[in-house]
Context: one part of a larger RNA
RNA sequence: CUGGGCGUAAAUCGCGCGUAGGCGGCUUGUUAAGUUGGAUGUGAAAUCCCCGGGCUCAACCUGGGAACUGCAUACAAUACUGGCAAGCUAGAGUAUGUUAGAGGCAAGUGGAAUUCCGGGUGUAGCGGUGAAAUGCGUAGAUAUCCGGAGGAACACCAGUGGCGAAGGCGACUUGCUGGAACAAUACUGACGCUGAGGUGCGAAAGCGUGGGGAGCAAACAGGAUUAGAUACCCUGGUAGUCCACGCCGUAAACGAUGUCAACUAGCCGUUGGGCGCUUUAAGUGCUCGGUGGCGCAGCCAACGCGAUAAGUUGACCGCCUGGGGAGUACGCCGGCAACGGUAAAACUC
Numbered sequence: 001c002u003g004g005g006c007g008u009a010a011a012u013c014g015c016g017c018g019u020a021g022g023c024g025g026c027u028u029g030u031u032a033a034g035u036u037g038g039a040u041g042u043g044a045a046a047u048c049c050c051c052g053g054g055c056u057c058a059a060c061c062u063g064g065g066a067a068c069u070g071c072a073u074a075c076a077a078u079a080c081u082g083g084c085a086a087g088c089u090a091g092a093g094u095a096u097g098u099u100a101g102a103g104g105c106a107a108g109u110g111g112a113a114u115u116c117c118g119g120g121u122g123u124a125g126c127g128g129u130g131a132a133a134u135g136c137g138u139a140g141a142u143a144u145c146c147g148g149a150g151g152a153a154c155a156c157c158a159g160u161g162g163c164g165a166a167g168g169c170g171a172c173u174u175g176c177u178g179g180a181a182c183a184a185u186a187c188u189g190a191c192g193c194u195g196a197g198g199u200g201c202g203a204a205a206g207c208g209u210g211g212g213g214a215g216c217a218a219a220c221a222g223g224a225u226u227a228g229a230u231a232c233c234c235u236g237g238u239a240g241u242c243c244a245c246g247c248c249g250u251a252a253a254c255g256a257u258g259u260c261a262a263c264u265a266g267c268c269g270u271u272g273g274g275c276g277c278u279u280u281a282a283g284u285g286c287u288c289g290g291u292g293g294c295g296c297a298g299c300c301a302a303c304g305c306g307a308u309a310a311g312u313u314g315a316c317c318g319c320c321u322g323g324g325g326a327g328u329a330c331g332c333c334g335g336c337a338a339c340g341g342u343a344a345a346a347c348u349c
Stems, first nucleotide, its partner, number of pairs: 004320003007303002014201004021194003025088007033081002035077003039073004049065006091191001092188005097182003103177007110154001115149007125136002162169002206247006215241002220236004258316006266294012298305002322349003331342004
């Protein structure tokens, strides 16, 4: 290179946007680059192949033919692809009108609970466990009532419910703001799909500077358990968890399933629209978009998937090629660091 693959065996980049590139709807005309046809020239000889000949045969040598699948030139063909021109509306988009939503950002507000502080009542225990102890408490704890402070998170609603590209998003109000769906028209007229590099976003932990600190809690300390117990259990407890700004760029970043498009039985839920029917009902049918459960064909090594495909196809990207060594070393790039990215080999089974 030609292949075969990527849900669980090795393999879909964590997710977008997008450059180059690849690919690209319907119609007409034109061109003739790709494509096709025969023609002409060339494609040295030798080699290979075929038919002969010569060394006793063969290897070897040798005559002829074929072939040299290629290139060039002019001519011709025009279905498909490309170029150019003109047009179209089924892809894509815009406008108008509705709708649902924890989509994002900012400011403000609220109640329950934990903790702490002050005061009242009150007295000997509380707490914790398998059982205990450490711990707290006569300097008055626990319990209970009132008041106050502060931080973090938002019970019920809550739903294989909703929204978002993914990470993710859940009290309430206001402001700013992104996207989606549906319905009917009008408009633009292929403006599209994918996307190497690139660029942005990206849970948690971690890092820098400055705040904040109620609860929880790595580390740490003590008490238990145990043969030991650097653990599991208990009492404490610092980073951290929270906020602002700036880094980091990873994950079982999972649907372990790349994105886009088309096609291929049904049935039952649920969510957001629209249109009907009707007995106006907690009704029913159709349809578009999402989200679930089963299931035919088909696929699959099996498990299973099954219109939200892992079915049948097309376009483009990424990735895999036995296990260990190793996602390591070295080099380079990025980072304050931690570390991340790229990424071997010897050796060994």

Source information: The prediction has a mean pLDDT of 91. Small-subunit ribosomal RNA, central domain from a metagenome, 349 nucleotides, folded computationally. Its Rfam family is "Bacterial small subunit ribosomal RNA". Rfam links the family to the GO terms structural constituent of ribosome and ribosome. RNAcentral holds the full RNA, with entries from SILVA.